[in-house]
RNA sequence: GGAGCAGGCGAGGCGGUCGCCGGUCCGAGCUGGAUCGGAGGAAAGUCCGAACUGGACAGGGCACGGUGGUCGCUAACGGCGACCCGGGGCGACCCGAGGGACAGUGCCACAGAAAAGUCACCGCCGAUGGCCCGACACGCCUCGAGAUGUCGGGAUCAGGCAAGGGUGAAAAGGUGCGGUAAGAGCGCACCGCGUCGCUGGUGACAGCGGCGGCACGGCAAACCCCACCGCCAGCAAGCCCAUGUAGGCGGCGAGAGUCCGAGAGAUCUCGGGCCGCGGGCUGGCCCGGCCCGCCCGAGCCGCGGGUAGGGCGCUCGAGCCGACGGGCAACCGAUCGGCCCAGAUGAAUGGCCGCCGCCCGCCACACGGCGGGUCACAGAAUUCGGCUUAUCGCCUGCUCCGCCA
Numbered sequence: 001g002g003a004g005c006a007g008g009c010g011a012g013g014c015g016g017u018c019g020c021c022g023g024u025c026c027g028a029g030c031u032g033g034a035u036c037g038g039a040g041g042a043a044a045g046u047c048c049g050a051a052c053u054g055g056a057c058a059g060g061g062c063a064c065g066g067u068g069g070u071c072g073c074u075a076a077c078g079g080c081g082a083c084c085c086g087g088g089g090c091g092a093c094c095c096g097a098g099g100g101a102c103a104g105u106g107c108c109a110c111a112g113a114a115a116a117g118u119c120a121c122c123g124c125c126g127a128u129g130g131c132c133c134g135a136c137a138c139g140c141c142u143c144g145a146g147a148u149g150u151c152g153g154g155a156u157c158a159g160g161c162a163a164g165g166g167u168g169a170a171a172a173g174g175u176g177c178g179g180u181a182a183g184a185g186c187g188c189a190c191c192g193c194g195u196c197g198c199u200g201g202u203g204a205c206a207g208c209g210g211c212g213g214c215a216c217g218g219c220a221a222a223c224c225c226c227a228c229c230g231c232c233a234g235c236a237a238g239c240c241c242a243u244g245u246a247g248g249c250g251g252c253g254a255g256a257g258u259c260c261g262a263g264a265g266a267u268c269u270c271g272g273g274c275c276g277c278g279g280g281c282u283g284g285c286c287c288g289g290c291c292c293g294c295c296c297g298a299g300c301c302g303c304g305g306g307u308a309g310g311g312c313g314c315u316c317g318a319g320c321c322g323a324c325g326g327g328c329a330a331c332c333g334a335u336c337g338g339c340c341c342a343g344a345u346g347a348a349u350g351g352c353c354g355c356c357g358c359c360c361g362c363c364a365c366a367c368g369g370c371g372g373g374u375c376a377c378a379g380a381a382u383u384c385g386g387c388u389u390a391u392c393g394c395c396u397g398c399u400c401c402g403c404c405a
Base pairs, nucleotide, nucleotide: 001401002400003399004398005397006396007395008394009393010392012356013355014354015353016352017351018350020038021037022036023035024034025033026032040377044388045387047386048385049384050383051382052234053233054232055231057288059287060286061285062284064230065229066228067227068226069083070082071081072080073079084098085096086095087094088093099225100224104223105222106219107218108217121165122164123161124160125159128158129157130156131154132153133152134151135150136149137148173191174190175189176188177187178186192214193212194211195210196209197208198207199206200205238312239311240310241309248303249302250301251300252299255275257274258273259272260271261270262269263268276294277293278292279291280290281289319339320338321337322336323335324333325332326331357375358373359372360371361370362369363368
């Protein structure tokens, strides 16, 4: 000097002026005065988790959905921290969808001989048996032929091989040595795999040693199995006040039951119990349970009318800042000190000017001067813890490469 990796901080400050919203105080025919505060790190996405509110209990189960190494943090989470294993990178570091393939079902196209035990496309061997050639031997001699035996050679049939090559994402574990006719864990060494033990660790796991030739592939981000978690809606949740209408209309809709008591007009009425039936209980179904009703009819469906006003919820919080202590860290502390930091409701938090900060350009040896620039992404609506996405500027540490001393 270049290229990267990880993390942190800020997002303007001060003053004046005019205009808004809220709190507190003074004042109050009027609606005035003073003072304090007023949009984010992501307020975005609405992806998770909760607080809070309501629904009898939110009880049990199925279905459905979510998560998935270990140990911790947290109110909780699908989040965060540390560690283990696997993968990527020269490295700083990063990623993981991380339980199960012998519970079952399913898939692995094309290529290739063959895709879960396949049985050979190219090939290698051909020891043993067969084929061909040659030589030698073989009962008295010669010639010729035959049979037999032995040796040598050749090519291959039977047969043997799965090592080499090819195909593929993946083909009977890898490298080397021996062995064999040629080969093969066939044997051996090392690695890998399985298993047992010891040591270390809270643990996932790691290391060491012994034994075993040991291989029935991969995919579950395929269906599935296993473990754990999940009641439902949501601040337009809900609560209160006032006003007003039509306390409207129509339809569906479940007992001819039984017992007791009282009354009575002896066919009835009222009250209570039992049985039966109907309905409601905030995603779907079932069970339990509770509540309401059975014609003076619960509830459901449809039509129609009125209202859409005001207040609460509404901001003091699993709150923030700092110190000290514990913890590798996330984080925790019943310790200490300090702070209050928007609550709008068709929706406030703004406009202008100056100085400073920062950035850019010009002038200048320099001090400095002049000019320009809201100077990125972007606006709270119940709140909080996360994740994801968008983005400007600065700082810190670390890694690699090149050059110089």